The RNA shown here (transfer RNA) has 73 nucleotides and comes from a Desulfovibrionaceae bacterium. Taxonomically the source falls in Desulfovibrionaceae (Bacteria, Thermodesulfobacteriota, Desulfovibrionia, Desulfovibrionales). It was read from a public genome assembly. Its Rfam family is "tRNA". Its mean pLDDT, the model's own confidence on a scale to 100, is 82.
RNA sequence: GGACCCAUAGCUCAGUUGGUAGAGCCUCCGGCUCAUAACCGGUCGGUCGCACGUUCGAGCCGUGCUGGGUCCA
Numbered sequence: 001g002g003a004c005c006c007a008u009a010g011c012u013c014a015g016u017u018g019g020u021a022g023a024g025c026c027u028c029c030g031g032c033u034c035a036u037a038a039c040c041g042g043u044c045g046g047u048c049g050c051a052c053g054u055u056c057g058a059g060c061c062g063u064g065c066u067g068g069g070u071c072c073a
Stems, first nucleotide, its partner, number of pairs: 001072007010025004019056001028042004049065005
């Protein structure tokens, strides 16, 4: 220098024929228990890495950039 992959909640990730953003864990509250753990129910939390574009509408499509990984030189 070039090719490909990844970036979504505090953490691990889902969401790819474009149509209101989700799960598990964690936090918090409650139930159960003499009490704790475990278990059960509920709850908080996101301008989807950044910018621009396409579209009535973008996590999803296009371009550039940033960060991480693998490979080639």